This is a predicted structure of a 72-nucleotide RNA (transfer RNA) from Monotropa hypopitys. Its mean pLDDT, the model's own confidence on a scale to 100, is 82. The gene name in the source record is trnN-GUU. The organism belongs to Monotropa, within Eukaryota. Its Rfam family is "tRNA". Rfam classes the family as a transfer RNA. Rfam describes the family as follows. Transfer RNA (tRNA) molecules are approximately 80 nucleotides in length.
This record gives sequence, C1' cells and structure tokens, in this order.
RNA sequence: UCCUCAAUAGCUCAGUGGUAGAGCAGUAGGCUGUUAACCUAUUGAUCGUAGGUUCGAAUCCUACUUGGGGAG
Repeated sequence: UCCUCAAUAGCUCAGUGGUAGAGCAGUAGGCUGUUAACCUAUUGAUCGUAGGUUCGAAUCCUACUUGGGGAG
C1' cells in the first nucleotide's frame, strides 16, 4: 500500500429497506429465619463518525476512524 471481516444496551450477541430485540447484569417487589436459587415487573442503545440513495436506512452505496485476519 492492497484485500477481507467486525463495530448495535454495562457485557455477550440477534436483527438482509417499514415503530431496535434476547440472554446475562442493574433496579423494585414476591418467596426464604438469612443468603443464594427461583418467580414477577421494570430501567437501559437516535445502531463507530460524516455524507449519499430512498416516501422510509442498523440494513444499500462512498469516505474516514478503531480493532481482527491475510497478501506484497
């Protein structure tokens, strides 16, 4: 320098153009002599950044940033 993959909630991940979800974690409550476990409810992400396409973009296109892998 080039190619490729990834970036979404505190963490691990889903989500192939039409209101962003799950598990764990957190908070409140129930249960228990207490803790753990279990049960119920609930909080939390304008989707890495900036543009473009579209009636509509996490999703398609371009550039950039960061990280992983590869080629020279």